[in-house]
Molecule: glmS glucosamine-6-phosphate activated ribozyme aptamer
Organism: Desulfotomaculum sp.
RNA sequence: UGAAUAUUCUAAGCGCCCGGGCCGGGCCUAAAAGCCUGGUUGACGAGGAGGAGGUUUAUCGAGUUAUCGGCGGAUGCCUCCCGGUGUUAUCACCACCGUUAACGAUACCCACAAAACCACAGGCAACUGUGGCACAAAAGGUAUCAGGUGAUAGAA
Numbered sequence: 001u002g003a004a005u006a007u008u009c010u011a012a013g014c015g016c017c018c019g020g021g022c023c024g025g026g027c028c029u030a031a032a033a034g035c036c037u038g039g040u041u042g043a044c045g046a047g048g049a050g051g052a053g054g055u056u057u058a059u060c061g062a063g064u065u066a067u068c069g070g071c072g073g074a075u076g077c078c079u080c081c082c083g084g085u086g087u088u089a090u091c092a093c094c095a096c097c098g099u100u101a102a103c104g105a106u107a108c109c110c111a112c113a114a115a116a117c118c119a120c121a122g123g124c125a126a127c128u129g130u131g132g133c134a135c136a137a138a139a140g141g142u143a144u145c146a147g148g149u150g151a152u153a154g155a156a
Stems, first nucleotide, its partner, number of pairs: 014072004019068001020041008044061003050081006082098005088153006104145006117132006
């Protein structure tokens, strides 16, 4: 230094890099292009979790135009189970959801985002770290409208 094994901790624009981009050096060339090598980059926050299994291009905007491309994962989605609501209760089926437990419509709240940019520090450089500043949307919450079929029992 590499590999294997065991244990602990750590995450979801999360982790990684053998393509590519960019920077340095060398070879080659009239020059360019090209080749080799080292380094660097490779998603900015907001939001999102009942359980099990399955599945992959799994929400929103900002910025940029390499946030390109690829691999893995993931709170999404589907099926089932459990649970809630749909009538006061129970049962069965059906529908919509997930403990804030109707899809939807309207209004209000949520709304002081981060990067970008600037400054300082490190580096030949690409670039990296720290601090500071301005500007979002969706989701979500509250209110109103709006919600089953059948059987049995109860209340008015």